[in-house]
RNA sequence: AGACGGUCGGAUGGCCGCGCUCCGGCACGGGAAACCAGCCGGGGUGAGGAAAGUCCGGGCUCCACGGAGACACGGUGCCGGGUAACGCCCGGCGGGGGCGACCCCCGAGACAGUGCCACAGAAAGCAAACCGCCCGCCCAUCCCGGACUUGAUCCGGGACCGGCGGGUAAGGGUGAAAGGGUGCGGUAAGAGCGCACCGCGCGCCUGGUAACAGGCGUGGCACGGUAAACCUCACCGGGAGCAAGACCGAAUAGGGGCGGCAUAUGGCCUGUUUCCGGGCCGCCGCCCGGGUAGGUUGCACGAGGCGUCCGGCGACGGGCGUCCCAGAGGAAUGGCCAUCUCCUCCGAAGCCUCGGCCGAGGAGGGACAGAACCCGGCUUACAGGCCGUCU
Numbered sequence: 001a002g003a004c005g006g007u008c009g010g011a012u013g014g015c016c017g018c019g020c021u022c023c024g025g026c027a028c029g030g031g032a033a034a035c036c037a038g039c040c041g042g043g044g045u046g047a048g049g050a051a052a053g054u055c056c057g058g059g060c061u062c063c064a065c066g067g068a069g070a071c072a073c074g075g076u077g078c079c080g081g082g083u084a085a086c087g088c089c090c091g092g093c094g095g096g097g098g099c100g101a102c103c104c105c106c107g108a109g110a111c112a113g114u115g116c117c118a119c120a121g122a123a124a125g126c127a128a129a130c131c132g133c134c135c136g137c138c139c140a141u142c143c144c145g146g147a148c149u150u151g152a153u154c155c156g157g158g159a160c161c162g163g164c165g166g167g168u169a170a171g172g173g174u175g176a177a178a179g180g181g182u183g184c185g186g187u188a189a190g191a192g193c194g195c196a197c198c199g200c201g202c203g204c205c206u207g208g209u210a211a212c213a214g215g216c217g218u219g220g221c222a223c224g225g226u227a228a229a230c231c232u233c234a235c236c237g238g239g240a241g242c243a244a245g246a247c248c249g250a251a252u253a254g255g256g257g258c259g260g261c262a263u264a265u266g267g268c269c270u271g272u273u274u275c276c277g278g279g280c281c282g283c284c285g286c287c288c289g290g291g292u293a294g295g296u297u298g299c300a301c302g303a304g305g306c307g308u309c310c311g312g313c314g315a316c317g318g319g320c321g322u323c324c325c326a327g328a329g330g331a332a333u334g335g336c337c338a339u340c341u342c343c344u345c346c347g348a349a350g351c352c353u354c355g356g357c358c359g360a361g362g363a364g365g366g367a368c369a370g371a372a373c374c375c376g377g378c379u380u381a382c383a384g385g386c387c388g389u390c391u
Base pairs, nucleotide, nucleotide: 001391002390003389004388005387006386007385008384010340011339012338013337014336015335016334018046019045020044021043022042023041024040025039026038029036030035048368052379053378055377056376057375058374059373060241061240062239063238073237074236075235076234077233078092079091080090081089082088093107094105095104096103097102108232109231113230114229115226116225117224130172131171132168133167134166135165136164137163138162141159142158143157144156145155146154147153148151180198181197182196183195184194185193199221200219201218202217203216204215205214206213207212245297246296247295248294255288256287257286258285259284260283261282266281267280268279269278270277304323305322306321307320308319309318310317311316342365343364344363345362346361350357351356352355
């Protein structure tokens, strides 16, 4: 200088105040009841590492559900282990980064099938020839040599502008990606065309629980990418949530039963019409049951904390001992003072190598943030420290 892990997250005292709870005393209040509450004194106790985001996984509760399978939908995705469970954690493997400690990875399948690959570029998926390189032919010009009839001649060879036909995938250029890479040989120029090494595919052997690694043989390469595209494979998954739910339970309205009174000129029913008959529709009293307001509970002993021993590389598991640790609900957990501590700034005196060191004293500040049924994780926020291991 850096990497990783753990941990604390102001301390002590005094005064005033708040919630819950226990004890003693005083009052007997509100309410139909259930139940709730007042005053005085004393004791105990009272936020977090994230209480947060509400993103995963569970407990608990109610609803649904005979069992099994299939389909659909959603989720997870290298391998092994831990756990109540997980998308979490631990240990490995593979790939990438760093000198290193160490860090990062949504890390199954692209020869099951379908789709897509913008722009640029000649060509983007049963590949492709723009420039370049090479070969052949034609034409114009020039050069060299030879022949002779010494010329605007003929023959042979070469260079080069242009055109046509073909070869090439080395080089250039485009792109995220151009049908293995490097080197030697080879060739008209080239090319796995041939060879060596590396990579890749296939087969076998060895090690490993496995992911995978190593070795041997073989194939000149056939097989581009994309699954946070559809899809395939394997595994997992009922729904809603403490405003869940349980108990107590009025007034009023409505339902049922019993009894009493009243009983019509009405309405309805008795399948239809007429007649006769029956019942109900009314009022009062008592009783029963459901629901609402309201109240209580759920609600703090739990996959619990701490210490120690054992097993395990570790996550974690087991044994023993010990402790009881907020329960509000319009929502308490606060304020002031003093001393100390930490940080920043100013700064007397002192020291000295004249630039700093040390520093009495003074001023300001101390983060992120606030339980709401409870746990296990993840993620995010956080002034300032402390400890350990390692490079």

Notes
The RNA shown here (Bacterial RNase P class A) has 391 nucleotides and comes from a soil metagenome. Model confidence (mean pLDDT): 76 of 100.